[in-house]
Molecule: FMN riboswitch aptamer (RFN element)
Organism: Acidovorax delafieldii
């Protein structure tokens, strides 16, 4: 510098109206972490297997990150509200609202996991039962619909 970088409402119920409520269902960004899985090499062994190392994969709820909303700063816009001045036309500064650009991680809800089993060792394996999911919109409350977004970005690759 270039490229890539998010999945999911199917069935039924109530209702005038719901992919938004209720019952069943469905989905899980990025990096890290192994006692798991695959592969490969060394050693022991007659073999089965064991053991030590390399590489790859592997967690929504373990650690951290991202977008989004809030917050702060700068520049601009401005119906309205207020301040001060006024030649009564208005000017001025501040608030509210809003557009653009930037900042930091303050944490603000920045979300959510336990039990049993195996094992020296597991919140990651096996079994079971739970839980979570930005903002704005909507004839009715949204993880799944529409919108900002043909955007941005953790990061990955060349």
């Nucleotide at each position: 510098u270039c490229u890539c970088a998010g999945g999911g409402c199917g069935g039924g119920g109530c209702g005038g109206a719901a992919u938004u409520c209720c019952c069943c269902a469905c989905c899980g960004g990025c990096g890290g972490u192994a006692u798991u899985u695959g592969u490969u090499g060394g050693c022991u062994g007659a073999a089965a297997a064991g053991u030590c190392g390399g590489c790859a994969a592997c967690a929504g709820c373990c650690c951290g990150c991202g977008a989004g909303c809030g917050c702060c700063u700068g520049c601009g816009g401005u119906u309205c509200c207020g301040u001060u001045c006024u030649u009564c036309g208005g000017a001025u500064c501040g608030g509210c609202c809003u557009g653009c650009a930037g900042g930091g991680u303050c944490a603000g809800c920045a979300g959510a996991u336990c039990u049993g089993g195996u094992g020296c060792g597991a919140u990651g394996c096996c079994a079971g039962a739970g839980c979570c999911g930005a903002c704005g919109g909507u004839c009715a409350c949204a993880g799944u619909c529409c919108g900002g977004a043909u955007g941005a970005a953790a990061g990955a690759g060349a």